Predicted 3D model of a 692-nucleotide part of an RNA (large-subunit ribosomal RNA, domain II) from Prevotella sp.
Context: one part of a larger RNA
RNA sequence: GCCUACGAGUUGCCAUGUCCGGCAAGGCUAAGGGCGAGUACGCCCGCAGCCGCAGUGAAAGCGAGCCUGAAUAGGGCGCCGAGUCGGAUGGGGCAGACGCGAAACCAAGUGAUCUACGCAUGGCCAGGCUGAAGUCCCGGUAACACGGGAUGGAGGGCCGCACGGAUAAGCGUUGAAAAGCUUCCCGAUGAGCUGUGCGUAGGAGUGAAAGGCCAAUCAAACUUGGAGAUAGCUCGUACUCCCCGAAAGGCAUUUAGGUGCCGCGUCGGAUGUUCACCGCGAGAGGUAGAGCGACCGAUAGGACGAGAGGGCUUCACCGCCUAUCGAGUCCUGACGAACUCCGAAUGCUCGCGGUCCGCAGUCCGGCAGUAAGGGGGCGGGUGCUAAGGUCCGUCCCCGAGAGGAGAAGAAUCCUGACCGUCGUCUAAGGUCCCGAAAUUCUGUCUAAGUUAGUCUAACGAGGUCUGGUCUCAGUGACAGCUAGGAUGUUGGCUUGGAAGCAGCCAUUCAUUCAAAGAGUGCGUAACAGCUCACUAGUCGAGAGACCGGGCAUGGAUAAUAAUCGGGUAUUAAGUCAGAUACCGAAGGCACGGGGUAGCAGAGUAAUGAAAAGUACCGGUAGGGGAGCAUUCCACCUCCGUCGAAUGGUUUCCGUGAGGAUUCCUGGAGGGCGUGGAAAAGCAAAUGUAGGC
Repeated sequence: GCCUACGAGUUGCCAUGUCCGGCAAGGCUAAGGGCGAGUACGCCCGCAGCCGCAGUGAAAGCGAGCCUGAAUAGGGCGCCGAGUCGGAUGGGGCAGACGCGAAACCAAGUGAUCUACGCAUGGCCAGGCUGAAGUCCCGGUAACACGGGAUGGAGGGCCGCACGGAUAAGCGUUGAAAAGCUUCCCGAUGAGCUGUGCGUAGGAGUGAAAGGCCAAUCAAACUUGGAGAUAGCUCGUACUCCCCGAAAGGCAUUUAGGUGCCGCGUCGGAUGUUCACCGCGAGAGGUAGAGCGACCGAUAGGACGAGAGGGCUUCACCGCCUAUCGAGUCCUGACGAACUCCGAAUGCUCGCGGUCCGCAGUCCGGCAGUAAGGGGGCGGGUGCUAAGGUCCGUCCCCGAGAGGAGAAGAAUCCUGACCGUCGUCUAAGGUCCCGAAAUUCUGUCUAAGUUAGUCUAACGAGGUCUGGUCUCAGUGACAGCUAGGAUGUUGGCUUGGAAGCAGCCAUUCAUUCAAAGAGUGCGUAACAGCUCACUAGUCGAGAGACCGGGCAUGGAUAAUAAUCGGGUAUUAAGUCAGAUACCGAAGGCACGGGGUAGCAGAGUAAUGAAAAGUACCGGUAGGGGAGCAUUCCACCUCCGUCGAAUGGUUUCCGUGAGGAUUCCUGGAGGGCGUGGAAAAGCAAAUGUAGGC
């Protein structure tokens, strides 16, 4: 991992709802007793007791009324008849209460054959080295001291086996081993190692202290019991079909992943259009916008400018001036969630009318689930007008929604799947090939493979198409070419120099001219030189400037050469505008079939048959309905050695759970019908056991 078997809403009591049944203003017996019977049953007695038949008030009490009250007022609770007992079932309560699961707590015991420490009594430590005290001898001293040599054999001394340990690395890591192996390493006469016996026990022991050790277990051992502890947590919870179908809001909570009430679902009953939509009419309101010579607040530029400051003048007053400040007035401009002189569209409320009305709404009662939501559009707060961010409002979708499109892709677009059809028409989206359908038609634009095929800025550019305004032009424009481009003068100043061209100045003047600047740029040390403006000639038709629009271009940067889904595509298979076809879905339609609902309804004691018509039949949590299968029991009745159950197989029936059947297997039990009762259905629980 697979297969097989086992494996989870049960049982008792209590109150409550629904259905069925008995009796009914009544209903029922309990304990106990009697009778009967083949043990746990039946019938009868038992009227104690319980519920109901009357309420109300705190109560005395009164009573279809009572209480409050001064009240004959008002108000509160009542009356104008349905219960009770049993069975089944839904949910609730008390119990382990659907099953499995703690970490833990408490009690009584069992453990020191492991290990920690202690006590008692034994054992063990190759070999080598060092050479303390003391002693002796010699030297030495007045005597000591002291020196030398020998002897001696001290030491938590040194090296190193056994023994004890465990520093480093490697190996081992489903091991040879639930701690080992190899090499290196530490101690090795000591606080040493070790045998045997004994002692200390669980909030206790022991600990050269690591929370270490206390039998492979230790921040509180193990065994049994309380015990099915508790688990607002996790996981699991078993056959089928049919109808409806949520929520992830609000309020509260030692509450936030729990729970209570409301909201939203479902089922039963009641009501009977009250719902929804449209039209008309009426109404509340201060948002969007707008405005602010209408308040509050904020606010840009300018004009005038009281007054203040500063300066000048003056003995002082007066007066004059201003690169300062500035009330106020005027002109122009603009702002505000907590500003408003104003002010919508929607939405909301009410009334009337209409549409719909096999659908909705509302109320009462049984049962729920939900209370982690998420994405998108629109209106906002927060944040950075950041986030697949966060918090509200409103609509849609996913959730609980399959199908088509988007290459792929919960929530984007199209569309809501009862079943069947090698039928048909369409939606979004597509129609060159992969790929179903146009290499379709009309007309622009683009040359960048831009693009189709993610989004893209400021700014830059004689890309190109197009619209407009202005200027010049056969009295000849624009571009090119030829020629001229002069004189006073080297203007003045400055300067070493400054001559059109370093810089400064300005009546940048005047003259000759077809025209020519006191000079546009290059150049020189300064001149020179080249050139331009300007003019003529030549040429012969458009030229130039500016403002818009379209498509392109640079700006343009991510990890495979590595991508538009790919191939590929250039009067397109790109782009913009338009046209006609076609393809395309579980959408519409066609044909056939099934189910649900209510209406109508033969018939029945009652539950209510068939056909036609109508609408509906996606679905998680969840509510409701109808069934299938298994085991046993009762009654009835069948089958079986001429072959039961079982296993394999064939065919048929049923929407399905399933049922029947053929042949083989097997070798002794099994079934239909109607009821009843449950140890009543497995794929999952890191489920349990066995097998493979």
The coordinates come from a structure-prediction model, not an experiment, and the mean pLDDT is 83. The source organism's lineage runs through Bacteria, Pseudomonadati, Bacteroidota, Bacteroidia and Prevotella.